[in-house]
This is a predicted structure of a 95-nucleotide RNA (SAM riboswitch aptamer (S box leader)). Of the family's consensus pairs, 93% are formed in the model. Its mean pLDDT, the model's own confidence on a scale to 100, is 81.
RNA sequence: UCCUUAUAAAGAGUGACGGAGGGAACGGCCCUGUGAUGUCCGGCAACCUGCAUAAGCAAGGUGCUAAAUCCGACGGUCUGACCGAGAGAUAAGGC
Numbered sequence: 001u002c003c004u005u006a007u008a009a010a011g012a013g014u015g016a017c018g019g020a021g022g023g024a025a026c027g028g029c030c031c032u033g034u035g036a037u038g039u040c041c042g043g044c045a046a047c048c049u050g051c052a053u054a055a056g057c058a059a060g061g062u063g064c065u066a067a068a069u070c071c072g073a074c075g076g077u078c079u080g081a082c083c084g085a086g087a088g089a090u091a092a093g094g095c
Stems, first nucleotide, its partner, number of pairs: 002094006013041001015040003021031003026072003042065003046062003049058003069087001074084003
């Protein structure tokens, strides 16, 4: 890299460095020199782990830290939502 399973409308910065893009791709719509991506620090607690067995606690391993996975697409549909699927993301396991 690939495969399987599970989860996702919650949570989390008035910081430092740095200097132009970013939000996966497509279409939108947004964020951004009133400082983006990124790094550090801080924080959160999704999964694993540990302690509790009992809600919870811890923050060790990943992760996350604008907007519902930002919205939409494909199908169903009571035409409003909603449901299902697909794609991507995260975690654990596996070849």